[in-house]
Context: one part of a larger RNA
Molecule: small-subunit ribosomal RNA, 5' domain
Organism: uncultured soil bacterium
RNA sequence: GGAUGAACGCUAGCGGGAGGCUUAACACAUGCAAGUCGAGGGGCAUCACGAGGUAGCAAUACUUUGGUGGCGACCGGCGCACGGGUGAGUAACGCGUAUGCAACCUACCCAGUACAGGGGGAUAGCCCGGAGAAAUUCGGAUUAAUACCCCAUAAUGAUAUUUAAAGGCAUCUUUUAAUAUUUAAAGUUUCGACGGUACUGGAUGGGCAUGCGUGACAUUAGCUAGUUGGUAGGGUAACGGCCUACCAAGGCUUCGAUGUCUAGGGGUCCUGAGAGGGUGAUCCCCCACACUGGUACUGAGACACGGACCAGACUCCUACGGGAGGCAGCAGUGAGGAAUAUUGGUCAAUGGGCGUAAGCCUGAACCAGCCAUCCCGCGUGCAGGAAGAAGGCGCUAUGCGUCGUAAACUGCUUUUCCAGAGGAAUAAAAUUUCGUACGUGUACGGAACUGAAGGUACUUUGGGAAUAAGCAUCGGCUAACUCCGUGCCAGCAGCCGCGGUAAUACGGAGGAUGCGAGCGUUAUCC
Numbered sequence: 001g002g003a004u005g006a007a008c009g010c011u012a013g014c015g016g017g018a019g020g021c022u023u024a025a026c027a028c029a030u031g032c033a034a035g036u037c038g039a040g041g042g043g044c045a046u047c048a049c050g051a052g053g054u055a056g057c058a059a060u061a062c063u064u065u066g067g068u069g070g071c072g073a074c075c076g077g078c079g080c081a082c083g084g085g086u087g088a089g090u091a092a093c094g095c096g097u098a099u100g101c102a103a104c105c106u107a108c109c110c111a112g113u114a115c116a117g118g119g120g121g122a123u124a125g126c127c128c129g130g131a132g133a134a135a136u137u138c139g140g141a142u143u144a145a146u147a148c149c150c151c152a153u154a155a156u157g158a159u160a161u162u163u164a165a166a167g168g169c170a171u172c173u174u175u176u177a178a179u180a181u182u183u184a185a186a187g188u189u190u191c192g193a194c195g196g197u198a199c200u201g202g203a204u205g206g207g208c209a210u211g212c213g214u215g216a217c218a219u220u221a222g223c224u225a226g227u228u229g230g231u232a233g234g235g236u237a238a239c240g241g242c243c244u245a246c247c248a249a250g251g252c253u254u255c256g257a258u259g260u261c262u263a264g265g266g267g268u269c270c271u272g273a274g275a276g277g278g279u280g281a282u283c284c285c286c287c288a289c290a291c292u293g294g295u296a297c298u299g300a301g302a303c304a305c306g307g308a309c310c311a312g313a314c315u316c317c318u319a320c321g322g323g324a325g326g327c328a329g330c331a332g333u334g335a336g337g338a339a340u341a342u343u344g345g346u347c348a349a350u351g352g353g354c355g356u357a358a359g360c361c362u363g364a365a366c367c368a369g370c371c372a373u374c375c376c377g378c379g380u381g382c383a384g385g386a387a388g389a390a391g392g393c394g395c396u397a398u399g400c401g402u403c404g405u406a407a408a409c410u411g412c413u414u415u416u417c418c419a420g421a422g423g424a425a426u427a428a429a430a431u432u433u434c435g436u437a438c439g440u441g442u443a444c445g446g447a448a449c450u451g452a453a454g455g456u457a458c459u460u461u462g463g464g465a466a467u468a469a470g471c472a473u474c475g476g477c478u479a480a481c482u483c484c485g486u487g488c489c490a491g492c493a494g495c496c497g498c499g500g501u502a503a504u505a506c507g508g509a510g511g512a513u514g515c516g517a518g519c520g521u522u523a524u525c526c
Stems, first nucleotide, its partner, number of pairs: 001526004006522005013378006019371002021336001026334003030331003035078003040075002043071002047069003050065006085289003094214008104206002109202007117151004127140005157182006164175004187194002215261003222252003227249008264286004269278003291312005314325004342368001344367003350364001351362004381412004391403005417463006426453001431448008470515005475496003481510005491498002
């Protein structure tokens, strides 16, 4: 000198863009953050409508009825493994890079081939009854399905054995043929369609393996029994001591094993001419974690942040018998700390889940609020104006110098500000409707509807210099000097060093210099 997720002191007008618990992976009140589908189902608690009945002159009130729209709870499907957070652990195939899988999986999506025949038993809900303070739970009766089960059909599927050919990378792979065994399905319908089953291929996403690279300490030198290899088996989507039994005695290491300490990795970012050194906030990719430890279940996918079970610590409720909970989601609270924000708005856009769709949900996201935390931009006027005013300060002191064209005063402008008026783009679609083309749902075109931010940005009219300057320094390094006070005191200080009676170095004043809505100090890196 540059830089920062900064903090502190003094000061502070505005706008745009970004950023905002680096500490206690400490504990958390409250609200929200994952639902959706009635075009799968039985149904009908609630709301609306229709129809019927009773009372009433009527308005209306009460009541019956799943009849219609729709729909709480329930069964069922899909989603909840994404999105969002954090960096505790991890020195590791974790990450980066480059390969391999002849050792693998992949719901939804796309393309293709084939198929969907028949039957059955339950169960939730509803109803009845019981236990309990509650959480919840038990028994009985009855009922449906795209829930569950059985039979049929079936191969280019799977498994096993055999045959032939080609190829390769050792086990083998691909293709062909034969035999045996075995395995599917679900309906709804407004008739447009949406779904179902099996298989093949694709796409996407993952899993596994390997080469190389990826901290400190040798004041850590030896480490290892599932350890290293083999055979057989189990397990897995899949290879493998991944696991088990048996057999052998191996395997790693001064090219640093093992141990201890530290640490998420990368793209990056800072600095530097570069080499290098430092760094891993925001954003993107990967990994790991979800109160602590462990375990599996479901599922295409989890060993699952807002799922389950067990153990532990902690907090809460209790009728003392027993129960409930997990903000490292968004806000917010306490604590810790030098230090880090609102218990805000909207699904309008983008994206996600479900749904034929309308739509619903979405603290993802888009916006707004707070903070000079950073970067960038603008302003705090411009021109004229010498009696060089008053006043301050200094001096060689009736005077001179300086603040200083500075002020006053005159003219001008209105960025900004205040008041008023107008006022966006972001909207493309989906949907509804009309038309055209093909020909019965696709494409295209027209119209209608939809904006949180926001009456914001922006534009314009009027007013009036009006609303707006500080901070640090002035001995040398280092731009900028005098006076007064103090008297090795009080104090300053990055280094050298100032201060003991004439201090340009302390404190104040006047003046000056630097930067400027900032300026200094501290911390850290180069």